Small-subunit ribosomal RNA from an uncultured rumen bacterium, 1493 nucleotides, folded computationally.
Its Rfam family is "Bacterial small subunit ribosomal RNA".

[in-house]
RNA sequence: GGAGAGUUUGAUCCUGGCUCAGGAUGAACGCUAGCUACAGGCUUAACACAUGCAAGUCGAGGGGCAUUGGGGGUGUGGCAACACACCUGCCGGCGACCGGCGCACGGGUGAGUAACACGUAUCCAACCUGCCAUGAACUCCGGGAUAGCCCUCUGAAAGGAGGAUUAAUACCGGAUGUGACCUGUGGGGGACAUCCCCCGUCGGUUAAAGAUUCAUCGGUUCAUGAUGGGGAUGCGUCUGAUUAGCUUGUUGGCGGGGUAACGGCCCACCAAGGCACCGAUCAGUAGGGGUUCUGAGAGGAAGGUCCCCCACAUAGGAACUGAGACACGGUCCUAACUCCUACGGGAGGCAGCAGUGAGGAAUAUUGGUCAAUGGGCGUAAGCCUGAACCAGCCAAGUAGCGUGAGGGACGACGGCCCUACGGGUUGUAAACCUCUUUUAUGCGGGAAUAACGGGAGUCACGUGUGACUCUGUGCAUGUACCGCAUGAAUAAGCAUCGGCUAAUUCCGUGCCAGCAGCCGCGGUAAUACGGAAGAUGCGAGCGUUAUCCGGAUUUAUUGGGUUUAAAGGGAGCGUAGGCGGGCGCUUAAGCCUGCGGUCAAAUGUCAGCGCCCAACGCUGGCCUGCCGUGGGAACUGGGUACCUUGAAUGUGCACAAGGAAGGUGGAAUUCGUGGUGUAGCGGUGAAAUGCUUAGAUAUCACGAAGAACUCCGAUUGCGAAGGCAGCCUUCUGGGGCAUGAUUGACGCUGAGGCUCGAAAGUGCGGGUAUCGAACAGGAUUAGAUACCCUGGUAGUCCGCACGGUAAACGAUGGAUGCCCGCUGUAUGCGAUACACUGUAUGCGGCCAAGAGAAAUCGUUAAGCAUCCCACCUGGGGAGUACGCCGGCAACGGUGAAACUCAAAGGAAUUGACGGGGGCCCGCACAAGCGGAGGAACAUGUGGUUUAAUUCGAUGAUACGCGAGGAACCUUACCCGGGCUUGAACUGCAGCUGAACGAUCCAGAGAUGGUGAGGCCCUUCGGGCCAGCUGUGGAGGUGCUGCAUGGUUGUCGUCAGCUCGUGCCGUGAGGUGUCGGCUUAAGUGCCAUAACGAGCGCAACCCCUUCCGUCAGUUGCCAUCACGCAAUGGUGGGCACUCUGGCGGUACUGCCACCGUAAGGUGCGAGGAAGGUGGGGAUGACGUCAAAUCAGCACGGCCCUUACGUCCGGGGCUACACACGUGUUACAAUGGGUGGUACAGAGAGUCGGCCGUGUGCAAACCCGGUCCAAUCAAUAAAGCCAUCCUCAGUUCGGAUUGGGGUCUGCAACCCGACCCCAUGAAGCUGGAUUCGCUAGUAAUCGCGCAUCAGCCAUGGCGCGGUGAAUACGUUCCCGGGCCUUGUACACACCGCCCGUCAAGCCAUGAAAGUCUGGGGCGCCUGAAGUUCGUGACCGUAAGGAGCGACCUAGGGCGAAACAGGUAAUUGGGGCUAAGUCGUAACAAGGUAGCCGUA
Repeated sequence: GGAGAGUUUGAUCCUGGCUCAGGAUGAACGCUAGCUACAGGCUUAACACAUGCAAGUCGAGGGGCAUUGGGGGUGUGGCAACACACCUGCCGGCGACCGGCGCACGGGUGAGUAACACGUAUCCAACCUGCCAUGAACUCCGGGAUAGCCCUCUGAAAGGAGGAUUAAUACCGGAUGUGACCUGUGGGGGACAUCCCCCGUCGGUUAAAGAUUCAUCGGUUCAUGAUGGGGAUGCGUCUGAUUAGCUUGUUGGCGGGGUAACGGCCCACCAAGGCACCGAUCAGUAGGGGUUCUGAGAGGAAGGUCCCCCACAUAGGAACUGAGACACGGUCCUAACUCCUACGGGAGGCAGCAGUGAGGAAUAUUGGUCAAUGGGCGUAAGCCUGAACCAGCCAAGUAGCGUGAGGGACGACGGCCCUACGGGUUGUAAACCUCUUUUAUGCGGGAAUAACGGGAGUCACGUGUGACUCUGUGCAUGUACCGCAUGAAUAAGCAUCGGCUAAUUCCGUGCCAGCAGCCGCGGUAAUACGGAAGAUGCGAGCGUUAUCCGGAUUUAUUGGGUUUAAAGGGAGCGUAGGCGGGCGCUUAAGCCUGCGGUCAAAUGUCAGCGCCCAACGCUGGCCUGCCGUGGGAACUGGGUACCUUGAAUGUGCACAAGGAAGGUGGAAUUCGUGGUGUAGCGGUGAAAUGCUUAGAUAUCACGAAGAACUCCGAUUGCGAAGGCAGCCUUCUGGGGCAUGAUUGACGCUGAGGCUCGAAAGUGCGGGUAUCGAACAGGAUUAGAUACCCUGGUAGUCCGCACGGUAAACGAUGGAUGCCCGCUGUAUGCGAUACACUGUAUGCGGCCAAGAGAAAUCGUUAAGCAUCCCACCUGGGGAGUACGCCGGCAACGGUGAAACUCAAAGGAAUUGACGGGGGCCCGCACAAGCGGAGGAACAUGUGGUUUAAUUCGAUGAUACGCGAGGAACCUUACCCGGGCUUGAACUGCAGCUGAACGAUCCAGAGAUGGUGAGGCCCUUCGGGCCAGCUGUGGAGGUGCUGCAUGGUUGUCGUCAGCUCGUGCCGUGAGGUGUCGGCUUAAGUGCCAUAACGAGCGCAACCCCUUCCGUCAGUUGCCAUCACGCAAUGGUGGGCACUCUGGCGGUACUGCCACCGUAAGGUGCGAGGAAGGUGGGGAUGACGUCAAAUCAGCACGGCCCUUACGUCCGGGGCUACACACGUGUUACAAUGGGUGGUACAGAGAGUCGGCCGUGUGCAAACCCGGUCCAAUCAAUAAAGCCAUCCUCAGUUCGGAUUGGGGUCUGCAACCCGACCCCAUGAAGCUGGAUUCGCUAGUAAUCGCGCAUCAGCCAUGGCGCGGUGAAUACGUUCCCGGGCCUUGUACACACCGCCCGUCAAGCCAUGAAAGUCUGGGGCGCCUGAAGUUCGUGACCGUAAGGAGCGACCUAGGGCGAAACAGGUAAUUGGGGCUAAGUCGUAACAAGGUAGCCGUA
């Protein structure tokens, strides 16, 4: 001293990016704001600056006296005091001047600088140092000027010129020389290479200043010290190689010059060096450090405030003075800018403190004081000091304090939401009571920071120092602080509340408005937007934005990877480099350790202390580095002697498609010639193009050419890789085994470099049989620049040369060592007997441990280790652009950015899907029978129309569906007329009254009016009932089936769907449920890391088929009797039929065969029935946001004199059209007429039925019968007979006309039926399509529900007659199981690619154009140093002047680089549901992909 989370998926694990939570800031912005302390405050324009201030001081250096005070003198006024004027430097002082010291410090800024600039360490024997300290020695004699003052001249000014005069601690000459320096020389010593030091000595050169109050302060030379500086060197110090070569004073030498000093610092000459892949040069960026932020650390980022160093002072250059400068508030020159001007000339430099403008998101007062600290000058007093100390402004940071504290309701009011209606929440919060007074306000008191120094005095001893006393000094400041008084009085906000992430509800909005850090919210029930209430977090602040570190082990030294996620170079050889076997001795560079120096202070941290605390401050300790020195010797390195196991060599033996060159062989193909032979051949899914009667194809013979090598042939062999295959020869490379002879670590790897390197491609020259890009033709197709076919050029082959890429793959770099096994094979060796075996090297397979995200790898590692090289860091943009290198070209190598996305990706899992595979099923196909699609009509739907044609249902799974029955009603729609507590229901209050209501009137009706008649109970309060008024509910077929319940359809009566425990897997998940056999079946059997279980299947239930038993009325009638129109009609009976209760039967039980079993098979037996006998009911987990808010229920929303409700009429019945479902037909297997036979089920009193009568009939009248096994009903097809004879008919019946019947209040819109008449289309139906496997299809009639009636040909049932066919599972459709692939998961109706069109964005190229920095050449060249000259000045020294060199700057020129911009143009990215196709993902419908043309 180390925390993670969200986001790729249907889910999982991994890889990997993006994002968040933390801390920080010289910050800014939004909202808000009480106080105190301490720190901080132009990050931008090194942009421009008005005004004031920021460096002076010394009279104890000087001449002086402009100024001021005093003194003296004279004069005037005046008695005087005094006043005024003048004179006087006499005194205190003092402007300007000469002189000294300072101005090189302090203060500011970070432009430049990638450098000895900075940091650290070392060195200077190669140096300087004013003031200061110590020591030694001295301070003598002279001289001439000059400023000031005064005069004159000049200029607008700034200023300047001349004359006269004068002083010094200014200047000059001379003397002296302790010393110092120079030359020569003697001796001694030291060291670091050139060298240095000390002691002598001859000669030469060289100093000084005075002032004074007499205390002292100065001056000169030398030495030493201290301080400050200068120089040299080691190490460290950003990015780019798309900057690879740079350099001519350059590198070195010799000799000079110059400097304080070394040095190409400068110069002459000589040599040709110097630097650089350990990154020179160039470009970009940048002041460096102490430190600051972050981090566990290692690191990463930063360099504001404070401290150290550097650089700069408008831009550039230069020197002067000086101890020190090449000088922020000095000088000269050049340039830009600003100001003044009389136009001739001048002046200026805030990156000092304030302040102004500008820029900007953004940063303060034109304040006070020298009291303290410090600096300059001065003997000192003192003066100066925008250094400094204080104050002001600013929440801009850190820390502290406060905005009250206690009590106070089973909890006020109000708000808000929820509710089980009791309540909950805001909330002890408030009110109210008690208390306190920090802060605030008022009043009063009141510091420390001060110690010195100076002056005066006293004392001690030692002419000097020390001590003590007195006196004097405060800006901030009457501040901090303290006390008293008043009174809760003066003081709370901001952000958030979907997850991450603490905290939720209501309303509004309705993919709008908006939010958003990431994921993502918003399309009518938003915890995600806006408001409110509540909550959470922090709090005088809170949020947002920007930036840095962290999290990020996401650049990995600590601490990552590279088979498939990004990533092993295509391969080898090899240079530098890195790493390297055994043993001994040695060394001490690395390494370990002791000691010493340094690592400034501040900071940090630890311990303590001081401000009331804290922040803050003070004191002490520690501090990874560098240098020196002593010791050690294991390890690494250096040196040396040896060793043999690594490596190499020798010898022997086998081995192979290793390479190069040459030769040679047969088959096939094509072509040519000839023969035979005749009509086609060829090709395809099918064709056509093509070839062929000029004889093809086919076949035989001969010949020619080129290319490739069948079989052998193989998880075979060889090679570094690419790659290598007939056979033979020559040359040549290699590894293996054996041996242990030779050398003695000679090794491994390998950046650059060199070489090799498939196919395609390129150049030149050959060759060309086959195949075959391009191209042509034919097909296919919507198209077909393709796939298929017929041809065919380059190429394919050879030689020489280039190119240098591939999915160049084991997607796996090389080397060495170590670690269980089994098995095959190739080549050796050993041992053998041919089995069986051992060993080495290769090539393979399967596994333990281990590894891995998994798949998998596993002695040929992807295991465990070591060494070296290469490479990776989200996807796209992009292997693109630009630049450079290579190439004949094609192109290759190297290789970005802007912009954009929140993913892209790997492995595995479960599904789904496949024009993948296997197995299986189904009227799925096939085999059949009958239909639909054509006609007319019925009915439903769409569409259209309409005032309305109410609404819903829409592939399968809507469409004769909801509706099992719309003339009114229904009814929901439209028009019109009414009602508003309402048509129906109900609570409460008040009033009134029985309620009810015949009749009549108005009206279309609802309704309104009229009003005969007309009460009950009672405890006497009233109640029941009704009306009116008011009120709370009502009512709604209004919306949402995508808020729901319930119900239903469909997959599908398909055989599936799951669970518990165990086991496997990191996990999603798997196993079970898989496999074999079997079944209608996840039905069963066997097997089995599974063992069991549940929902489904089956069975149980109902009907039907056979039998038994029980019971017989309404059923039945065998027996007995009666009766009749010959009817179980009657008595009787219950045997039979039948009815309806209860049972039985069928189970592969038996036999045979097959099979382990389950089970299967059989014209088996038996049986009424045979392999679930037939039918029904029964519908797993789930799917389709499937259907229904209009059947019902229900959340939410909406309407409330209407979207409610009543009534009349209309509509739902419309009609150019389209579709579905049906009916009837088209006829002779038929139609008409007559005769005749046989059912079952069901219903029936507001009803059914029968009989007589009437009517042609529908029907009506009268009578009868049945509340039903009691009554009643012609079943039809069929059979018999007859007519029709193939025709729009004796088929067909639509439509229409006329006449009727019935129901009903009412048949106009809009009913059914009957009769007469009319007599349409239609002659078996295109593409296509539906149903059905046996009592089924087909066909025939009968019944029922709804219902007054009926548009019913519909629906639901019933029976009669009663077939055909199934080889089989290739195909279509649907489904089940297993497996496989997947880029799908909204799941193939999926996903997804590219062009084009439109908009936006960034970017490349581009005729040009603009700008910038750096360099080069030529010309010119200020100031200035140096040098030369110097006829002028000067007695002289010297100087003016002139010239030379160099240079800032300026001009011209050529070129490179960088940046901006540009008509046009290239691709890229992102966008809404655009256009064209369908490339990829499944065998993606031509497997895909890589390289190349």